[in-house]
A computed fold for a 1441-nucleotide RNA from a metagenome, annotated as small-subunit ribosomal RNA. The RNAcentral record of the sequence draws on SILVA. Its mean pLDDT, the model's own confidence on a scale to 100, is 85.
RNA sequence: AGAGUUUGAUCCUGGCUCAGAACGAACGCUGGCGGCAGGCCUAACACAUGCAAGUCGAACGAACUCUUCGGAGUGAGUGGCGCACGGGUGAGUAACGCGUGGGAAUGUACCCUCAGGUUUGGGAUAACGUCUGGAAACGGACGCUAAUACCACAUAAUGGCUUCGGUCCAAAACUCCGGUGCCUGAGGAUCAGCCCGCGUUAGAUUAGGUAGUUGGUAGGGUAAAGGCCUACCAAGCCGACGAUCUAUAGCUGGUCUGAGAGGAUGAUCAGCCACACUGGAACUGAGACACGGUCCAGACUCCUACGGGAGGCAGCAGUGAUGAAUAUUGCGCAAUGGGGGAAACCAUGACGCAGCCAUGCCGCGUGAGUGAAGAAGGCCCUUGGGUUGUAAAACUCUUUCAAUAGUGAAGAUAAUGACGGUAGCUAUAGAAGAAGCUCCGGCUAACUCCGUGCCAGCAGCCGCGGUAAUACGGGGGGAGCGAGCGUUGUUCGGAAUCACUGGGCGUAAAGCGUACGUAGGCUGAUAAGGAAGUCAGAAGUGAAAGCCUGGGGCUUAACCCCAGAACUGCUUUUGAAACUCCUUAUCUAGAGUCCCGGAGAGGUUAAUGGAAUUCCGAGUGUAGAGGUGAAAUUCGCAGAUAUUCGGAGGAACACCAGUGGCGAAGGCGAUUAACUGGACGGGUACUGACGCUGAGGUACGAAAGCGUGGGGAGCAAACAGGAUUAGAUACCCUGGUAGUCCACGCCGUAAACGAUGUGUGCUAGCUGUUGGGGGUUACCUCAGUGGCGCAGCUAACGCUUUAAGCACACCGCCUGGGGAGUACGGUCGCAAGAUUAAAACUCAAAGGAAUUGACGGGGACCCGCACAAGCGGUGGAGCAUGUUGUUUAAUUCGAAGCAACGCGAAGAACCUUACCUACCCUUGACAUACUUGUCGCGAUUUCCAGAGAUGGAUUUCUUCAGUUCGGCUGGACAAUGUACAGGUGCUGCAUGGCUGUCGUCAGCUCGUGUCGUGAGAUGUUAGGUUAAGUCCUGCAACGAGCGCAACCCUUAUUGUUAGUUGCCAUCAUUUAGUUGGGCACUCUAGCGAUACUGCCGGUGAUAAGCCGGAGGAAGGUGGGGACGACGUCAAGUCAUCAUGGCCCUUAUGGGUAGGGCUACAAACGUGCUACAAUGGCGAUUACAGUGGGCAGCUAGACCGCGAGGUCAUGCUAAUCUCUAAAAAUCGUCUCAGUUCGGAUUGUACUCUGCAACUCGAGUACAUGAAGUUGGAAUCGCUAGUAAUCGUGGAUCAGCAUGCCACGGUGAAUACGUUCCCGGGUCUUGUACACACCGCCCGUCACACCAUGGGAGUUGGUUCUACCCGAAGACAGUGCGCUAACCUUUUAGGAGGCAGCUGGCCACGGUAGGAUCAGUGACUGGGGUGAAGUCGGAACAAGGUA
Repeated sequence: AGAGUUUGAUCCUGGCUCAGAACGAACGCUGGCGGCAGGCCUAACACAUGCAAGUCGAACGAACUCUUCGGAGUGAGUGGCGCACGGGUGAGUAACGCGUGGGAAUGUACCCUCAGGUUUGGGAUAACGUCUGGAAACGGACGCUAAUACCACAUAAUGGCUUCGGUCCAAAACUCCGGUGCCUGAGGAUCAGCCCGCGUUAGAUUAGGUAGUUGGUAGGGUAAAGGCCUACCAAGCCGACGAUCUAUAGCUGGUCUGAGAGGAUGAUCAGCCACACUGGAACUGAGACACGGUCCAGACUCCUACGGGAGGCAGCAGUGAUGAAUAUUGCGCAAUGGGGGAAACCAUGACGCAGCCAUGCCGCGUGAGUGAAGAAGGCCCUUGGGUUGUAAAACUCUUUCAAUAGUGAAGAUAAUGACGGUAGCUAUAGAAGAAGCUCCGGCUAACUCCGUGCCAGCAGCCGCGGUAAUACGGGGGGAGCGAGCGUUGUUCGGAAUCACUGGGCGUAAAGCGUACGUAGGCUGAUAAGGAAGUCAGAAGUGAAAGCCUGGGGCUUAACCCCAGAACUGCUUUUGAAACUCCUUAUCUAGAGUCCCGGAGAGGUUAAUGGAAUUCCGAGUGUAGAGGUGAAAUUCGCAGAUAUUCGGAGGAACACCAGUGGCGAAGGCGAUUAACUGGACGGGUACUGACGCUGAGGUACGAAAGCGUGGGGAGCAAACAGGAUUAGAUACCCUGGUAGUCCACGCCGUAAACGAUGUGUGCUAGCUGUUGGGGGUUACCUCAGUGGCGCAGCUAACGCUUUAAGCACACCGCCUGGGGAGUACGGUCGCAAGAUUAAAACUCAAAGGAAUUGACGGGGACCCGCACAAGCGGUGGAGCAUGUUGUUUAAUUCGAAGCAACGCGAAGAACCUUACCUACCCUUGACAUACUUGUCGCGAUUUCCAGAGAUGGAUUUCUUCAGUUCGGCUGGACAAUGUACAGGUGCUGCAUGGCUGUCGUCAGCUCGUGUCGUGAGAUGUUAGGUUAAGUCCUGCAACGAGCGCAACCCUUAUUGUUAGUUGCCAUCAUUUAGUUGGGCACUCUAGCGAUACUGCCGGUGAUAAGCCGGAGGAAGGUGGGGACGACGUCAAGUCAUCAUGGCCCUUAUGGGUAGGGCUACAAACGUGCUACAAUGGCGAUUACAGUGGGCAGCUAGACCGCGAGGUCAUGCUAAUCUCUAAAAAUCGUCUCAGUUCGGAUUGUACUCUGCAACUCGAGUACAUGAAGUUGGAAUCGCUAGUAAUCGUGGAUCAGCAUGCCACGGUGAAUACGUUCCCGGGUCUUGUACACACCGCCCGUCACACCAUGGGAGUUGGUUCUACCCGAAGACAGUGCGCUAACCUUUUAGGAGGCAGCUGGCCACGGUAGGAUCAGUGACUGGGGUGAAGUCGGAACAAGGUA
């Protein structure tokens, strides 16, 4: 410090996620030791049991025990002090509760200092005794007694009160004689109470709150100020700087994180507060409204004799319960601390220790060295090896820790040690007792095998898994950390993702529709004064601990101790005066006033005008009009449309008209008048900062809509009809009502847009235009309104003096997408609705700009038998052939739009053959190796069983090679067993190779440079041209590669060489180039030549090229072929072959026979033959070329009607042969289902073959079907082509209408590129990128989830009014009771008590609200879900933008 994730890729915006640190943690796996810490975060839930606050006999009496009689001790009671500390918890509390800094009107037991005092008396009472009530708790009556208990008197200021005269108030004694106590006053210290400034969570969908409320006077009350309380008076007080209400929460030092600023948090330790079963209350006391005190009420638990009582672990242990989860009913007062005591001492679950727990932090160990035969085993393997791995073993050492034994502290100062026989030290034995967890696709360090097969599973995000998973599970190996390691949860960080430091708002989320203006914020120049902000110095405070720095102590560290720094804050005080601020004075540059002038659809009202539509009346006139893509509804013979004249009425104002004008925006358009707002220019007289912005607020605010009343020509939601359509609740057409118009009143919203808030200043220009001014007519200047453009900005697009630049001021708004601008609540509205405005849930994206493609029922240009122009077909018939489907035991398999379908198959009767049935074989039909044996094989005869394979028997011929002579080697064969063979079994979506297709289309790329943040662009685009990215020109490009073209083959012309099997002009010769001869010609086949826009003219840009011409056999790539760029289709092929993986192994392998691949309601493709006269039949007869041939082609002769047969000859081929070419020519037939057509069928044959039944081809005779030119649709072809005619070949025993090739005859048409199809280039739009066979929206149906409404219903909180009124204090009363004091003493008084009364008041009750939550039949929308239904709204002009 960053990384992953939106895309085909890019940049940006933006969310989600990860890596870090931390924890009072929990869970999973694992677990050796020690030190130091920590340990109910949940139920402030309920608690059994024990302990947690007592002590003093030197305050007191009685009783009891012991006694050495001196005394010592025990413990109930009276009395004193303590129990308000210490310990626990965080429910409540948003508060002077806490923090910090101040303040005045206070108290303070014990402690310290100073001053003074401590006199004289009195009456009771508990204990105790007797009697007595009660189950108990606990009492009652009578009687006795003491005090440092209680009371009175004396004394009385240095005290209190005071009318300033006065008046009032105390004590306790004890003693060892040292003193210790007690009382009064003053002061101190400590602690406590009170007040104030500032700070201290969220919500405005909480905006008004408050009657003791705010203040005053008087009084009461308190330790003390105060509405703290009461009476009276006044009407205040708080609040947008957030009152009140609601929710949540103890606060702080600190802790965690962070670079910091911040954010989160408030366990342990420390300070403060609050609470003690819940609520209320007071008593005692220095101090409490009291955790282990009291009283009352309530809930709960327990005891009970049913009458009544007892209790409060949020003290320490412990129990139950809740919960993911948190310890021992331990030891000790030895230390520290506090209580009591004069002290000894006592008590102390405070505390000191121990126990449990890896809960955390820190330290240590589980061994060290040597050790390659790189052992064995495991794993992988290309079978060579690699790895685990110096790791182990082995050898040599060591003993920390733990163990055993011995010794043994400090902590204590004279004694006293729970910890503890602990820490430590010493000795002994032995590598001995001690390693796991997570991860290994990227982020993120670490890779392989097997299993699994979208299953099981993983997952923090992206995402893995559908048969080769580094992502699941296991093994091996590796990486990380280590007595721990992972997971989960939470916090901060990363996140500049709420932005103070440190963000944004044209298009990504985001500028209010516009203006005016209140509060607020900000505010021109000069001078003086002040000193609130600001700055500087000083002082106080900012507890300790913690953090940090420096030292020190435990062997180190954690931990602990000491010192310093820091605590960024607050307060007080002294100064400074630049800036902000306040006051005063002055100024004119901002702002405004005044005078003059012109421009304008600025606004309101009234009047007027013409054109047009419609309607009405009349005339002319006749059959249609209207409307559309085409129609129809509609109007019209009752006279329309058309045309002429007249009239009515409403609305809107053509031309001018313009990125022209005006207005704040919305908006404003005929003319005239009246009234009226603003801006601009010029002048420079006046005021003197009067300014800018603007939360709330107010006003204006298109269209539609609403209310009332008018008006209504045209247009036109709704509605009706006609069309279109699968449907058409639409688009189109015919009608048509609200509305549109006017007046008045509402509504308050728009893509109210420049998607750009307002104001001010500054920052290059060029060029239009509107209004004004100046002017020398060049131009200058002010205010608007446009285009382009530099710097700068921007993610880019773009903006650019009219900023989206550089700055300032103020306001508004944003914080991932969806849910949702929705629900609820509030406000406004007549309503429609507007405004304000969430959450649950869900996704990992949503989005902006630009790029490359692809696509478009976008555009431009160009090409192609693409269309058009032609010729001939297919589609109809019959047959052939292939396919689908069906059938079958099997009808083997593959190919599937073009680019499967006379395709693989250049030829299924057996074989082929892969399929089916049946029967056989199992190291196998075939290969290699090992072991053993034999010396062979091979050919051949016969017999038996069988369908055959095969099995059994048998005859004859032949008798392996080399040799070092060894059964040594090679070779062959056989047998057993094992490795293995074998598979047309699967996967073409694991592959190689080969092939198809776009397409013989003209494209596809690279290097360097340049441009761009980048993907990318440029080059390759543009202007011409070409068949062509072919060439030329231009150009930030310059070059290059693969393609094109050329080079290759063939064909067309020719030269030369060579003439046999070819040829024959000349010379002979023959039936015949037959022979001699010749090689001129033809031909053959080698080598050459020729064609290049080379020449001429025109055109073009002087180019490339194009057009025409000459010459030439051929002319503009002459014709044809081979040749197929980068790539696309997971195209085809595992059945040509090869091959990974998987599968079968007496079978999915191998063999044999028979069958099947040839089936046949139907459908399709490709062909053949036809339908006839351009023909059929018959006859006559001429001219080719390519090829093939020895298990072959076969002359010739003979036989047969013929297929063919018999005999025989030549040829291994320019020699012989197939071989006859056919269309052609002549004659006949005369338009018929025919002398067309030949299917089908019958009979008889031929050939091939082991064999023609299933299932071959051919021949002859006979038979003579459909068919009379073919619907929608569709195919081929541009010249030696189509069409037509025959010929040859491969395969092949035989079988072609198929395929491949050959020649003969030999056309028509092309205006042209609008349209269909395909392709290329440029451009444009895009929400597509699996790329339009794309993407994607909504209803409905189903499942699940959360949520709104809902008759209600249940509960919590709270408010108001009223009722009730425990305990208690206060007030009153007190004729019942009453020891201390007084008196005039049988008694009375003072004082007191019980009781009673009053107001206050907790709980409780009644009634009515407010608010929050749960639940609710039914219901609304929303979200999610693999393949559901219906349509087709959006994205391209998305087919109606």